[in-house]
RNA sequence: GCCGCAGUAGCUCAGCCCGGUAGAGCACUCGGCUGAAGACCGAGGUGUCGCUGGUUCAAAUCCGGCCUGCGGCA
Numbered sequence: 001g002c003c004g005c006a007g008u009a010g011c012u013c014a015g016c017c018c019g020g021u022a023g024a025g026c027a028c029u030c031g032g033c034u035g036a037a038g039a040c041c042g043a044g045g046u047g048u049c050g051c052u053g054g055u056u057c058a059a060a061u062c063c064g065g066c067c068u069g070c071g072g073c074a
Stems, first nucleotide, its partner, number of pairs: 001073007010026004020057001028044005050066005
């Protein structure tokens, strides 16, 4: 230098192919239960979907450029 994959909640990830209300588990907060705590039960998502531009009525999803990480080729 070229190619591929990944980047979404505090953490691990799904959703992307085929555009249409942003989700799961764990963690966390509040309440119940308990002498207290854990477990259990109920409630709660606080996120510029890596950045930027484009297409579209509408973009996490499609297209271009860029950044970071990993792998491959040279």

Model confidence (mean pLDDT): 84 of 100. A computed fold for a 74-nucleotide RNA from a Candidatus Micrarchaeota archaeon, annotated as transfer RNA. The source organism's lineage runs through Archaea, Nanobdellati and Microcaldota. It matches the Rfam family "tRNA". Rfam links the family to the GO term triplet codon-amino acid adaptor activity. By type it is a transfer RNA.